A computed fold for a 469-nucleotide part of an RNA from an uncultured bacterium, annotated as small-subunit ribosomal RNA, 3' major domain. Model confidence (mean pLDDT): 83 of 100.

Context: one part of a larger RNA
RNA sequence: UGGCGGGGGUCCGCACAAGCGGAGGAACAUGUGGUUUAAUUCGAUGAUACGCGAGGAACCUUACCCGGGAUUGAAAUGUAGAUGCAUGAGGCGGAGACGUCUCUUCCCUUCGGGGCUUCUAUGUAGGUGCUGCAUGGUUGUCGUCAGCUCGUGCCGUGAGGUGUCGGCUUAAGUGCCAUAACGAGCGCAACCCGCGUCGAUAGUUACUAACGAGUGAAGUCGAGGACUCUAUCGAGACAGCCGUCGUAAGACGAGAGGAAGGAGCGGAUGACGUCAAAUCAGCACGGCCCUUACAUCCGGGGCGACACACGUGUUACAAUGGUAGGGACAGCGAGCAGCCAUCUGGCGACAGAGCGCUAAUCUAUAAACCCUAUCCCAGUUCGGAUCGGAGUCUGCAACUCGACUCCGUGAAGCUGGAUUCGCUAGUAAUCGCGCAUCAGCCAUGGCGCGGUGAAUACGUUCCCGGACC
Numbered sequence: 001u002g003g004c005g006g007g008g009g010u011c012c013g014c015a016c017a018a019g020c021g022g023a024g025g026a027a028c029a030u031g032u033g034g035u036u037u038a039a040u041u042c043g044a045u046g047a048u049a050c051g052c053g054a055g056g057a058a059c060c061u062u063a064c065c066c067g068g069g070a071u072u073g074a075a076a077u078g079u080a081g082a083u084g085c086a087u088g089a090g091g092c093g094g095a096g097a098c099g100u101c102u103c104u105u106c107c108c109u110u111c112g113g114g115g116c117u118u119c120u121a122u123g124u125a126g127g128u129g130c131u132g133c134a135u136g137g138u139u140g141u142c143g144u145c146a147g148c149u150c151g152u153g154c155c156g157u158g159a160g161g162u163g164u165c166g167g168c169u170u171a172a173g174u175g176c177c178a179u180a181a182c183g184a185g186c187g188c189a190a191c192c193c194g195c196g197u198c199g200a201u202a203g204u205u206a207c208u209a210a211c212g213a214g215u216g217a218a219g220u221c222g223a224g225g226a227c228u229c230u231a232u233c234g235a236g237a238c239a240g241c242c243g244u245c246g247u248a249a250g251a252c253g254a255g256a257g258g259a260a261g262g263a264g265c266g267g268a269u270g271a272c273g274u275c276a277a278a279u280c281a282g283c284a285c286g287g288c289c290c291u292u293a294c295a296u297c298c299g300g301g302g303c304g305a306c307a308c309a310c311g312u313g314u315u316a317c318a319a320u321g322g323u324a325g326g327g328a329c330a331g332c333g334a335g336c337a338g339c340c341a342u343c344u345g346g347c348g349a350c351a352g353a354g355c356g357c358u359a360a361u362c363u364a365u366a367a368a369c370c371c372u373a374u375c376c377c378a379g380u381u382c383g384g385a386u387c388g389g390a391g392u393c394u395g396c397a398a399c400u401c402g403a404c405u406c407c408g409u410g411a412a413g414c415u416g417g418a419u420u421c422g423c424u425a426g427u428a429a430u431c432g433c434g435c436a437u438c439a440g441c442c443a444u445g446g447c448g449c450g451g452u453g454a455a456u457a458c459g460u461u462c463c464c465g466g467a468c469c
Base pairs, nucleotide, nucleotide: 008469009468010467011466012465013464015460016459019423020422021421022420023419026315027314028313029312030311031310032309033308034306035305042053043052064301065300066299067298068297069296077123078122079121080120081119082118084116088103089102090101091100092099093098106115107114108113126290127289129288130287131286135284136283137279138278139277140275142273147186148185149184150183151182152181153162154161155160166177167176168175192267193266194265195264197235198234199233200232201231202230203229207224208223211222212221213220238261241255242253243252244251245250304442317416321375322374323373324372325371326370327369334363335362338357339356342353343352344351345350382413387408388407389406390405391404392403393402429452430451431450432449433448434447435446
């Protein structure tokens, strides 16, 4: 100077408390440990690993194992020499890679040569091999916490201090006052984006008040530029006004006005640094190591094993519910090897015809909800695991190891011990929809979108984390 204290003071945070819903018990999905294995590739391991890298493991991916090949090599390049091939077509062997055989067989030229291909030799290639404790870059975390520093001056022998402390205030080292300090920088805030109100401009594919046409119905058509909406520019909020308190900064008011009120709400944005934190397997890179193999091609297998243990989830245990019939209302986005109206066949997954749409034009039933009926508290008309059978689709190919459909089967489970997690408002809870990846899909995951829509906060003694003295 820091750090730490079961020292003190002040303050904050879903930190506790007050509430709501979960996890921990069950079945399944998924990740991990362990065990097993020829291999179960590798990494991540308190918070900050464990639905994580992986935003798609049947082959490929793929790095692992077994077996079969080839060795200047799958791809790149220099030099020297040789060559006219390469491509294409076909035969044989083979699981394929590959091996082998047959046919076909370059271009330009100033004829010196050049280009291209192949082969040989060589320099080299190649390595998801090791070291994240040699590194770059990127990332997590403390933490969107309010801190971290510098110049000059002053103080101190010096390390260093002061400034940055004190009083008040703030979400904030945010400000005000005071002051041997005066200023400044990185952070805070603002500038950026979205949502909420109004106005202007502009109307197609969006819209439809007035006029006309028209239909079984419909902005369907003429038309309109009002409204909604779309998308660009502006306005608007500043403690600005009023009252109280205060020197000020500011605080308080179920005050006015206003769509919005005290940072309006949400996002992006992450200071100096910490953890020799993570990553040599995204990429790059020093060093070390392999070079007929630790490189490379192919077939098959494995990454999907299963006594068990843990994490994260999904579905439930039911009547605020299940089932059947009828009825209503979104938004974000996506679409040409695509989305698919409509019709036909099929109980269905789906198939066959086929309109429109490169999209504000065409496509995709929102569900919870409401109405009616039924079930009558039961392992049930709850729950759907598991298993049997029959199918559909994608794809060379669904045995290991895909999803979906139909029929049958109908397991555990009657609200979960100690303990533990999330959340303060359009939030929690609950309901469905979309997208990326993608042939298909093990998605119950991830990222978004809208619908319905609560309870509680006395307070800061205590637990945890943090800030200042």

It matches the Rfam family "Bacterial small subunit ribosomal RNA".